Two RNAs folded together computationally: RNase P RNA and transfer RNA, 456 nucleotides in total.
RNA sequence: CUACGCAGGUAGUCGUUCGCUGUUCUUUCUCGUAAAGGGUAGAGGAAAGUCCGGACACCCCAGGGCAGGAUGCCUUGUGAAAGCAAGGGCACCGGAAGUAAUGAUCCGGUGACGGAAAGUGUCACAGAAAAUACACCGCCCGACGCUUGUCGAAGGGUAAGGGUGAAAUGGCGGAGUAAGAGCCCACCGCGCAACGAGUGAUCGCUGCGGCAGGAAAAACCCCAUCCGGUGCAAGGCAAAAUAGGGGACUGGGUGGCCCGCCCUCAAGUCCCGGGUAUGCCGCGUUUCGUUUCGACGGAAGGGACCGCUUCGGCGGUCUCAGAGGAAUGGACGACACCUGGCAACAGGCACAGAAUCCGGCUUAUUCCUGCGCAGCGGU
RNA sequence: GGGCCACUAGCUCAGGCGGUUAGAGCGCGGUCCUGAUAAGACCGAGGUCUGUGGUUCGAGUCCACAGUGGCCCACCA
Numbered sequence: 001c002u003a004c005g006c007a008g009g010u011a012g013u014c015g016u017u018c019g020c021u022g023u024u025c026u027u028u029c030u031c032g033u034a035a036a037g038g039g040u041a042g043a044g045g046a047a048a049g050u051c052c053g054g055a056c057a058c059c060c061c062a063g064g065g066c067a068g069g070a071u072g073c074c075u076u077g078u079g080a081a082a083g084c085a086a087g088g089g090c091a092c093c094g095g096a097a098g099u100a101a102u103g104a105u106c107c108g109g110u111g112a113c114g115g116a117a118a119g120u121g122u123c124a125c126a127g128a129a130a131a132u133a134c135a136c137c138g139c140c141c142g143a144c145g146c147u148u149g150u151c152g153a154a155g156g157g158u159a160a161g162g163g164u165g166a167a168a169u170g171g172c173g174g175a176g177u178a179a180g181a182g183c184c185c186a187c188c189g190c191g192c193a194a195c196g197a198g199u200g201a202u203c204g205c206u207g208c209g210g211c212a213g214g215a216a217a218a219a220c221c222c223c224a225u226c227c228g229g230u231g232c233a234a235g236g237c238a239a240a241a242u243a244g245g246g247g248a249c250u251g252g253g254u255g256g257c258c259c260g261c262c263c264u265c266a267a268g269u270c271c272c273g274g275g276u277a278u279g280c281c282g283c284g285u286u287u288c289g290u291u292u293c294g295a296c297g298g299a300a301g302g303g304a305c306c307g308c309u310u311c312g313g314c315g316g317u318c319u320c321a322g323a324g325g326a327a328u329g330g331a332c333g334a335c336a337c338c339u340g341g342c343a344a345c346a347g348g349c350a351c352a353g354a355a356u357c358c359g360g361c362u363u364a365u366u367c368c369u370g371c372g373c374a375g376c377g378g379u
Numbered sequence: 380g381g382g383c384c385a386c387u388a389g390c391u392c393a394g395g396c397g398g399u400u401a402g403a404g405c406g407c408g409g410u411c412c413u414g415a416u417a418a419g420a421c422c423g424a425g426g427u428c429u430g431u432g433g434u435u436c437g438a439g440u441c442c443a444c445a446g447u448g449g450c451c452c453a454c455c456a
Base pairs, nucleotide, nucleotide: 001375002374004372005371006370007369008368009367012335013334014333015332016331017330018329020042021041022040023039024038025037026036027035028034029032044351048362049361051360052359053358054357055356056231057230058229059228063259064258065257066256068227069226070225071224072223073088074087075086076085077084078083089113090111091110092109093108094107095106096105114222115221119220120219122215123214136162137161138158139157140156141155144152145151146149170188171187173185174184189211190209191208192207193206195204196203197202235281236280237279238278245272246271247270248269249268250267251263252262253261254260274455275454276453285300286299287298288297289296290295301320302319303318304317305316306315307314308313337348338347339346340345380452381451382450383449384448385447386446389405390404391403392402398436407423408422409421410420411419429445430444431443432442433441
């Protein structure tokens, strides 16, 4: 210097002018929230994707089984839950120092990290063989043959070597053998058991087993834990309008199915067809009280302005986004910031727009600061 | 706003629980046939399997995250 990761911040500011949405006040009139004027509030770190989890509402309570879905090393913390954080364990990768080399050691990073020794299935091509090693080359023994040789050869032994492959049936060394082989031995690895350390994942050590059992569960599956469904177009109140028409089914609801449970005794469900496309609540700072249910008032909190001030605050006035899918903006000027330029100046200033509300995850994205790591260059 | 589904050649679609070089029809190009066209016969081109990352020896297929497109929903009797 470049790239990446982590953590934190930022997302332009001010003025003028023209508008938009909600709400409130005043004035005017044809009294409708009609017009004019004033006050005040008005997008984000992701408002996004809708990937998770809730609040809330409804389904005449959600009990059992099957099916389905989610999660998956351990401990602790946080949280309503999803999740997040810290530390640790194990596996893999990179680096440092060290070594003849490897390992042990240290530092950093990554990990959808339960189970392949419950079962079923898969492993193309190549290769002799892909999971029950049916021996290709090679090595060794070799009945037998005749051309008596470093010959051929039925049969047999052998997984040490070659070759194939992503992966070849523990590794390496020795002993041993016709050649070989955990056949035997030492060390390492693996499995089981006991003991010890640890809350635990796990680790250490001892003994036993000569080794069965390669990969993949982001194949089916198994184990453990958890999960009722539908989503504000939930749902409630009011209004308007019509063909209260036609068809199918027979109890209906309760999670896809079964049981169980609940409701109902004459209507119920679904489909086609028809009608309406309106208002209010839910719905927004919180809470309490009153109520004629329309609202009103009090308290606390936030914001703007004004006044006082001992500069700590105090008082007063106004005010608190909630939609129709659509508002939250445009123009000009000045100043910031970045890049280029000696300068005048020129260019740039991202991603993107709430819709019931929160908490997360993921993705998009501007600039700055700090730390870590890697690569390159210079001294 | 909420819920669900699909992306494979120019278009419409196949591709069983991963396997080597991804197929079919229509369309497109060329040759033959015909006096010339259509039909027909033969041959051929055309694919980053929507993108990125991961799992695996190996991904169109499995998983995750994005992108694009499509479908459904209200109330009344």
About this RNA
Rfam match: Bacterial RNase P class A. Rfam classes the family as a ribozyme. Model confidence (mean pLDDT): 76 of 100.